[in-house]
RNA sequence: AGAGUUUGAUCCUGGCUCAGAACGAACGCUGGCGGCAGGCUUAACACAUGCAAGUUGAACGGUAUUUGUAUAGUGCUUGCACUAGACAAAGAGAGUAGCGCACUGGUGAGUAACACGUGGGAACGUACCUUGAAGUGGGGAAUAGCGUCUGGAAACGGACGAUAAUACCGCAUAAUCCCUGAGGGGGAAAGAUUUAUCGCUUUAAGAACGGCCCGCGGAAGAUUAGGUAGUUGGUGGGGUAAAGGCCUACCAAGCCUACGAUCUAUAGCUGGUCUGAGAGGACGAUCAGCCACAUUGGAACUGAGACACGGUCCAAACUCCUACGGGAGGCAGCAGUGAGGAAUAUUGGGCAAUGGAGGCAACUCUGACCCAGCCAUGCCGCGUGAGUGAAGAAGGUUUUCGGAUUGUAAAGCUCUUUCGGAUGUGACGAUGAUGACGGUAGCAUCUAAAGAAGCCCCGGCUAACUUCGUGCCAGCAGCCGCGGUAAUACGAAGGGGGCAAGCGUUGUUCGGAAUUACUGGGCGUAAAGGGAGUGUAGGCGGUUUAGUAAGAUAGUGGUGAAAUCCCAGAGCUUAACUUUGGAAUUGCCAUUAUAACUAUUAGACUAGAAUUACAGAGAGGAUAGUGGAAUACCCAGUGUAGAGGUGAAAUUCGUAGAUAUUGGGUAGAACACCAGUGGCGAAGGCGACUAUCUGGCUGUACAUUGACGCUGAGGCUCGAAAGCAUGGGGAUCAAACAGGAUUAGAUACCCUGGUAGUCCAUGCUGUAAACGAUGAGUGCUUGUUGUCGGUAUUAAAUCGGUGACGUAGUUAACGCGUUAAGCACUCCGCCUGGGGAGUACGGUCGCAAGAUUAAAACUCAAAGGAAUUGACGGGGACCCGCACAAGCGGUGGAGCAUGUGGUUUAAUUCGAUGCAACGCGAAGAACCUUACCAACUCUUGACAUCCUUAUCGGGGAGAUCAGAGAUGAUUUCUUUCAGUUAGGCUGGAUAAGUGACAGAUGCUGCAUGGCUGUCGUCAGCUCGUGUCGUGAGAUGUUGGGUUAAGUCCCGCAACGAGCGCAACCCUUGUCACUAGUUGCUACGAAAGGGCACUCUAGUGAGACUGCCGGUGACAAACCGGAGGAAGGUGGGGAUGACGUCAAGUCCUCAUGGCCCUUAUGGGUAGGGCUUCACACGUCAUACAAUGGUCGGAACAGAGGGCAGCCAACCCGUGAGGGGGAGCAAAUCCCAGAAAACCGAUCGUAGUCCGGAUUGCAGUCUGCAACUCGACUGCAUGAAGUCGGAAUCGCUAGUAAUCGCGGAUCAGCAUGCCGCGGUGAAUACGUUCCCGGGUCUUGUACACACCGCCCGUCAAACAAUGGGAGUGGUGUUUACCAGAAGUCGUUAGCCUAACCGCAAGGAGGGCGGCGACCACGGUGAGCACCGUGACUAAUGUUAAGUCGUAACAAGGUAGCCGUACCGGAAGGUGCGGCUG
Repeated sequence: AGAGUUUGAUCCUGGCUCAGAACGAACGCUGGCGGCAGGCUUAACACAUGCAAGUUGAACGGUAUUUGUAUAGUGCUUGCACUAGACAAAGAGAGUAGCGCACUGGUGAGUAACACGUGGGAACGUACCUUGAAGUGGGGAAUAGCGUCUGGAAACGGACGAUAAUACCGCAUAAUCCCUGAGGGGGAAAGAUUUAUCGCUUUAAGAACGGCCCGCGGAAGAUUAGGUAGUUGGUGGGGUAAAGGCCUACCAAGCCUACGAUCUAUAGCUGGUCUGAGAGGACGAUCAGCCACAUUGGAACUGAGACACGGUCCAAACUCCUACGGGAGGCAGCAGUGAGGAAUAUUGGGCAAUGGAGGCAACUCUGACCCAGCCAUGCCGCGUGAGUGAAGAAGGUUUUCGGAUUGUAAAGCUCUUUCGGAUGUGACGAUGAUGACGGUAGCAUCUAAAGAAGCCCCGGCUAACUUCGUGCCAGCAGCCGCGGUAAUACGAAGGGGGCAAGCGUUGUUCGGAAUUACUGGGCGUAAAGGGAGUGUAGGCGGUUUAGUAAGAUAGUGGUGAAAUCCCAGAGCUUAACUUUGGAAUUGCCAUUAUAACUAUUAGACUAGAAUUACAGAGAGGAUAGUGGAAUACCCAGUGUAGAGGUGAAAUUCGUAGAUAUUGGGUAGAACACCAGUGGCGAAGGCGACUAUCUGGCUGUACAUUGACGCUGAGGCUCGAAAGCAUGGGGAUCAAACAGGAUUAGAUACCCUGGUAGUCCAUGCUGUAAACGAUGAGUGCUUGUUGUCGGUAUUAAAUCGGUGACGUAGUUAACGCGUUAAGCACUCCGCCUGGGGAGUACGGUCGCAAGAUUAAAACUCAAAGGAAUUGACGGGGACCCGCACAAGCGGUGGAGCAUGUGGUUUAAUUCGAUGCAACGCGAAGAACCUUACCAACUCUUGACAUCCUUAUCGGGGAGAUCAGAGAUGAUUUCUUUCAGUUAGGCUGGAUAAGUGACAGAUGCUGCAUGGCUGUCGUCAGCUCGUGUCGUGAGAUGUUGGGUUAAGUCCCGCAACGAGCGCAACCCUUGUCACUAGUUGCUACGAAAGGGCACUCUAGUGAGACUGCCGGUGACAAACCGGAGGAAGGUGGGGAUGACGUCAAGUCCUCAUGGCCCUUAUGGGUAGGGCUUCACACGUCAUACAAUGGUCGGAACAGAGGGCAGCCAACCCGUGAGGGGGAGCAAAUCCCAGAAAACCGAUCGUAGUCCGGAUUGCAGUCUGCAACUCGACUGCAUGAAGUCGGAAUCGCUAGUAAUCGCGGAUCAGCAUGCCGCGGUGAAUACGUUCCCGGGUCUUGUACACACCGCCCGUCAAACAAUGGGAGUGGUGUUUACCAGAAGUCGUUAGCCUAACCGCAAGGAGGGCGGCGACCACGGUGAGCACCGUGACUAAUGUUAAGUCGUAACAAGGUAGCCGUACCGGAAGGUGCGGCUG
C1' cells in the first nucleotide's frame, strides 16, 4: 500500500466481498512447563448453608467461671483432700453508655439530568485530625441490666420493685459566641487513672471532605411543533446547614421553543480501551474518579454525615415457620445452589503484609486485602533435542517405467540435559516480634533422548499440486464460483505451505471505505438543481478614516487526579509484568500585549444598487369591441346517380334527389400568408385588427440617494394539459361507446359515427421529459461568424439580447467552452448500490381524483453512464451472383429403380438428418463381404513378442470314418531347411504348459490427430513501425474513380509488409521447328518408298489494353476500331486466406480415457441387411407424329484387355454356344456408335404410343440363383393423354438431346466417373425474393434476432400492509380512597427532673381532627408492542398458461403528466419532451 467482482472487451460511477488489528468471548480438533493478568456480557431471576462490623472494663452497674492467698467448717493418714467464703488477679456472655455501623465491598435497574466532564461562583456544614484562646463550679431526677409475678407456640413482651455512669436535666459563670428594635436578651462542660496523661465544654482558624448555584461540552427521532398554572416574576410569611416557588398567601401574566421546547425510544458518565497516518469511528469489562440503586413502592427517625445493601415503619408481590391467634426474610458482599444461556471459577488459607473500625495499649474484628485452587481465556518466555550420517535403505506416493519424491528425514555413531522426575539444601517479602503463601522461588547432585505436536490451508484473491474415488449426485463456498466420467475447487491419500501449545470457525468493533468526504466527494447524460418567482429569519457582503477589543494572534499564570499511551532509566536469568523520572494531556479559566483581518461604534465616499430626464422595441398582461377566410347546419335554385372512404373494402349518406354547383342565412371556435435557432415574459406561456388600463426591459445623458446589496429555510403568489364544482355555450375535433374492416384473436393500429371534454365566467386542483434533464448572484479568462434592439443617418466601434463554430482549460467519455459543464467567491436545494417504493403507515392539503412529506422487513451482486468492436434491423446508400427478371428444359401427378423416415422383425448391423443427410459411406449385401440374429463350438486363443519343457520337425498330394460344418480320429504316397570352426554346435521350426498378454466394427467425434463438408473462388483477413485515444480500440483497410478482384490510380498521419486475388502449373484453340512407327500418304493396290498433309509428342512463338480514336482528372481505367487462330481473365481444370458451424467421421487409419476377458474375443453352417397400410428425396422411362415401327445407309472421341479382350467362320429367333487367328496392344480385340440422313408405314386412338405386371420356355456366371442375380424368346399389356400449391437446373459448343467407354466386378448399373455427336432460346434491367461484400445509422443484442424482454393467471415459499377484534405495557386526566410518616391543630387522657410553700404552671407524651401522600379502585383518552378469520400488493423460485408491450422506424416512434377503457402486457384522447 491494495485486490476480486457488472462487459465480448474498455473507461467511469457504484455497491458487495477479501487481505490487517482487537476481544471479559464461545464452539470444533489438539494439548508439555512456567510467569503475569483475566474470568455471569444472559434473569436488577429466585436463593439452602457458612462467613462479610464491630470495638471499648482506662465511661458504668455488675457477674458466671478460673487461679492465688488469708479465714471458717468437715473428713481424717496431721498436713493433705473437699466445702463455704472475703480479698486480689484474669475474665466469657448479656445490658447501659461512647465511637463506628453514611467507610470498605457489590451492581448498572433507573437516569438525556447540573447525572457526568471541565472551568468558575457564593449563601453553607463538618464527628474524628492539626494549631491557637478560654473553661472544666455546684446540684438533681431517673432508667436498663437485675429480682418477683405474669402473657405468648414463637417472635416478642407486660406489671411491680431496686440501681450506676463520660446516659439525662436544671442552676452558676462566660465571650473575639449567637440573636437584636442596638436598649438588651440568650448561652457550656465529664470524668477516668497505674499521676505519665487521656478526656469533656466554648470559641477562632486550618486541613481534608461534603451540600448548593452557574458557563460550556458530549446521543437519536419533526412520521414528536407547540409546551407550561407553582407554571414565570414580585411582596409578605414559613422552611433549610445554606441561596432559591423549596413551601404558602396575595399580586402581575409571564416563562421555554425552529440555535429544536414538549414528547418518544435508547443510555450510567468520565479518565480511558480498541482501531486509524491523522481527523475520526466504535466501546465504557478488569484498574481509577463521580453518580445512582440495594425484592418493588412510599416514609421518616437517629446522627457531624443517611432518608441508610447486611437499621426502623408502612404497603405490595414472593418464600419460609406456625399451636392459625400470629410471626420471619431480602447474596446487585465472599464462596456456593437452582434457573436462564453459546458461555464465565473454590461453600479454600490467612490477617504474615497493605489498609480500615474501636481501644491509652495489649489486642479484637476485617470474604477489604494478601495468597492458594480451577480454566490455554489472553499476553510473554521455554521445551519437545544437538552434531554427524547416502546403501540416497525399507515402506508410502507417483511415473513417460528410465526414474522422481518423502529425504539427512529415519536407522546407525557421537554428544547435551533446559523442562520433567528423584534426593538434599533453602530465601527476599520482616528496621525489634509476627510468614497464610511454603519446604514455595532459587541452588546443588543424580537420571535417561529418555515423558512432551498439533491445527488449518493448497482454483484466483493468497504462500502452497499430484493420484485415486464420485459424476449437477454426494458435497464445497468469504466474493467470483466449483461438481453433468479425465475435478490442482467435493471425499481420501501422498506431497507441499502457514502458524504453533495452539490452530481454525463463528460473533462483534475499527480499518481498508475519499462508501457521509472538517481534513477529503458530488448533482448536463451515472443517484442528485426545488416547476417559477417574491420575500421573513438566517448566512455572506464595496471604498475609506478614527475608536473599541467579541473573534483572532502571541506571552504568562492556574487547572487539566492517579493509572494508561510515549521517552529515558531501574527490578524480576529475558520478556510479559512491575517501578522511578520526564514528556504529553491538542482542553477550560484568568491575565497582559497587538490592532493587520472579521466584528462593532461613529464619520466620510461612489465604482454595487436605486431614482430622474429623453428616446426605443416587443405574440408581456387584463377588459371591451370589430373583421375576413374556412367548417358545419338551415332555406331556395340548377342538376342526376352515385357519393364517401381504404392497402383493398365495408359500415355510412343518396331517387323522400345526395355528392357537385349558385345565392341567402345561422352558429361557434381558431386566426392562413407575414413567420424567422425572430420578439416578449420569472416560469407556465404569448400570434387577426382597434381602443382603454397596466407590468417589465434596453440605450443615452447629466443630476440625486449613499451599500440602501446578494442569497433565501419556513411563508406567500403564479403555475401547460388533463380533471372536479356551478352556470352558460356547443361549429370543429374527439377519450368512453357503437358499428365496419384487419386478424388465430384484435377490448388496437385503418374507416364511419359519436358523448363527456375542447370554448366562456367563477371557484378548486398544483402536477408534466414543468428540460438547457444545467439553482441564483458577482468577478476573471483567446477568437471567428450570423441575427434582433439601441446610441444613430452610414462606416468603424460600443451596450443589451439570441444562435453556430472554436482557443486555453475542463470532462469517465460524449461534450462544454465569455449565454461554461473553465478559474474563484457567497447563499439555497438535493444525492449516497439495484429492487421493494415515491409504496405502506401517520400527518397536512383537496369536493373527489389525488398531491405532499416519507420508511421498514425481505431480496440481489449487481443496477447504471459514456464510448469500442461485432452481430442484427419489417434503417439508409452503393455493388455483385442463373438471385430475380427474360428464356429453354424439368421435379411435384403415373408405374418402375434407388435411398431415407416410419412400421415390422429373432435380426431387419452401424453411421449421415435444413441449405451443407436421403442413387450419401457402398467403385457394385445370393455364400463371402457382415459389423446383426438364433444355434453349435474354442479359451494364451484366428494374429504378435517373451519364458520353460519336449521333439526334430515340417511342407505338399490324397484316402476312410463321425459331424450341418468348424473340427476331431485314422491312414497312404512324395520331398527333406540354413550357416558352420564339421561338434546335432548355432539358428530355425513344431507341439505342450504357464503367465505376462493378444483380441474387440464395444462407448465417448462434446477428450483428440488426420481427413472432409460449408459460408465461398466470396474478396476479404492481418501484422511491424509510426500517429491519435486514459482505454477497449482507431488509423493503415476510410474517401474520389475503377475492376472479376483490398485490381489499379489519385488523395490522405500514415509508411511498409504478410496470407488471400492475379500470375506461375495442366488441358484446349493457331503457327513454327525437331522426330517419324504400329500413324499418314500426292506414288493404281500390295510390297517398297516418302514424311508434304492428318496425327503423334517434345521444344518454341503468340495476346501485352501492345497500336489507333473517343471518354476520363494529364491517372487508373472504360468504350469503339484495326490487325490477328485467338482481345481485354480466350474456354476449361487444379489451386479454397483468417476463421465459422463443440458441423461430419473413434465403422478407413491413428489415439487418451472407460469398459469386456470360457466373452462385448475367435470359428462354423443357416437366416437377416432385399419386410411393407404409409410418407419424403433423387434418377431412369413415358404419356407420343420434331414421334413409333420396318428397311437402307454414313460420321466420333476417350478408354480397357492375359485367371484378359476375343476376330474370321459355323449353330441358335435370341440370350448364347462352338471355334480358335491376333494382341501385354497408335499394329490385334472389345467395336455394330446412336441421334442425324434416305425411303416405307401408322393418322391422334389409351393407339403399331407406353411398357409395368404376370405366365411359360430358356441362356450365362457361380460350390450354390428358394428367400435374393442379370439377360433372352413367346405370351400378357397396369397406370399414364404433359401434371395443384410449390419448386429445380442452365448464359454457349452452354441448355436440351443422342449414343460410347471405364472403375467396382465370378455375375449383377436407370447410379457414379469420363467421352464425343447434333445443337438452341433469352438477358429490358436491378423495383422486388434469396445469398454475399463495403460504408453509414439505431440498439436494452454479445449463446449475438432461433437475441433480449413485459404483464396477468396457476403453484410453492418468505417477509410486509389493512383487518371485526383480542391480550399486554407505558402514560395523561378526572374522581374515590388514604397505611406509615411528617407538619399543623386539639374542648379527651397521662405526665420524674424546671418554676412554685401549695394549688397549679411551663413543657412533654398518648389519643382525636386536618393537610400532604404510597399501594389500590372507577371512568375517559393517548402511545407502543404482540396476536387475528379474511384480505392486498411485493419479492424469490422448475423448462407452467395467455399474449408480444419495450429494445431496430421493434413492425402504430418512444417516453412524461392526466383522464377514460380493457384478461394481461396495454390502448385511446388532451398537452408536453427528444432521451

A computed fold for a 1475-nucleotide RNA from an uncultured Alphaproteobacteria bacterium, annotated as small-subunit ribosomal RNA. The sequence is in RNAcentral, with records from SILVA.